[in-house]
RNA sequence: CACGAGACUGCACCGACCGAAUGACAGGGACGGGGGAACCACGCAGGUGGACACCAUCGGUGUCCUUGGGGUGAAGCCGCACAGGAAGUACGCGGCCGGGUCAUUCUCCGAUCCGAAUCCGACAGCUCACCUCGCAGGCGUCCGGAGAACCGAA
Numbered sequence: 001c002a003c004g005a006g007a008c009u010g011c012a013c014c015g016a017c018c019g020a021a022u023g024a025c026a027g028g029g030a031c032g033g034g035g036g037a038a039c040c041a042c043g044c045a046g047g048u049g050g051a052c053a054c055c056a057u058c059g060g061u062g063u064c065c066u067u068g069g070g071g072u073g074a075a076g077c078c079g080c081a082c083a084g085g086a087a088g089u090a091c092g093c094g095g096c097c098g099g100g101u102c103a104u105u106c107u108c109c110g111a112u113c114c115g116a117a118u119c120c121g122a123c124a125g126c127u128c129a130c131c132u133c134g135c136a137g138g139c140g141u142c143c144g145g146a147g148a149a150c151c152g153a154a
Base pairs, nucleotide, nucleotide: 011140013138014137018029031134032133033132034131035130040125049065050064051063052062053061054060055059068123069120070119071118072117076096077095078094079093080092097115098114099113100112101111102110104149105148106147107146108145109144
């Protein structure tokens, strides 16, 4: 000198996940999620997943599971490829679409990334009243451009 790691403080980013309060919890405020009428929508026939146990056995009840279905989330759709099995290689290609960042906000351009995960457990459209839940976690972009708006300083 360069690189890497750790601690503290401050400032940023994704996200609803902020603030206050407590020894901690709880309970509050802010911000979010789910369930839940009429109207509307869907439907107008049948059938309604699997395993186990129990019962008063044309059936019912309980427990568990996830392929049907649904929820949170930007995290989806289509086509091609692969697709008897095994092994190997790779974690595919293309189009459309969705989301984030580039340090006030909006629009456009440009650049650069992401398109996961998880929950419910056969079951839920919307939805007033009403009921209920969360308030975590992970992290370091950069001194890109144009226009407009707003704020502040001199």
A computed fold for a 154-nucleotide RNA from Promicromonospora umidemergens, annotated as c-di-AMP riboswitch aptamer (ydaO/yuaA leader). Lineage of the source: Bacteria > Actinomycetes > Micrococcales > Promicromonosporaceae > Promicromonospora.